[in-house]
A computed fold for a 79-nucleotide RNA from Sulfurovum sp., annotated as c-di-GMP-I riboswitch aptamer. Lineage of the source: Bacteria > Pseudomonadati > Campylobacterota > Epsilonproteobacteria > Sulfurovum. Its Rfam family is "c-di-GMP-I riboswitch aptamer". Rfam's curators write: GEMM was predicted in a large-scale screen for bacterial structured RNA regulatory elements.

RNA sequence: UCUGCACAAAGCCAAACUGUCUGCAAGGACAGGACGGAAAGCCAUGGGUCUUCUCUCCGAAGAUCGCCAGGCUGCUCAG
Repeated sequence: UCUGCACAAAGCCAAACUGUCUGCAAGGACAGGACGGAAAGCCAUGGGUCUUCUCUCCGAAGAUCGCCAGGCUGCUCAG
C1' cells in the first nucleotide's frame, strides 16, 4: 500500500418506536431505545426517492450519505 471482516479483542455508530423542540413540508436536533452496520465517519459530485413553489412546458429551492455509485479520511487482526 492492497485485500478480507473472521473461530477474535478493545471499542464505535444507532433503525423502528416514544418524549420534547424545530420546519410550510420532506425532514432535522436532543434524550431514551436497539433493527442493524467493517466505515451506518465526512462530502449533496452523478443518479434515485421525497417536500415546497411554479405547473402548459421549462424549471427553482430544499431534504435524504442507514437508497445506489463516486471522492476523502480512520481502528484491530490476518494474508